[in-house]
RNA sequence: UAUGAGGCGGGGGAUGGCGUCCCCCUGGGUUAUCCCAAACCGCCCGAUAUAGUAUGAGGGCUGAUGACGCCUAUCUCUAA
Repeated sequence: UAUGAGGCGGGGGAUGGCGUCCCCCUGGGUUAUCCCAAACCGCCCGAUAUAGUAUGAGGGCUGAUGACGCCUAUCUCUAA
């Protein structure tokens, strides 16, 4: 000096907030502000087209969680 691994920090995990834990990403540029990139942006069936792949017209389904607990919003039922 380069590369790899780990830790801390930061970011992310299909609709909000808090706590705990888990998982994923963490690279580049600029004098700086900042910019680009990564993780992430739900599931199922599936028309057309095609040698095939890609693409996804159309239709259907679950959920405020990645998981657990709580709060808020929404929906349903019951009671006052």
The RNA shown here (Fluoride riboswitch aptamer (crcB RNA motif)) has 80 nucleotides and comes from Acidianus brierleyi. The sequence is in RNAcentral, with records from Rfam.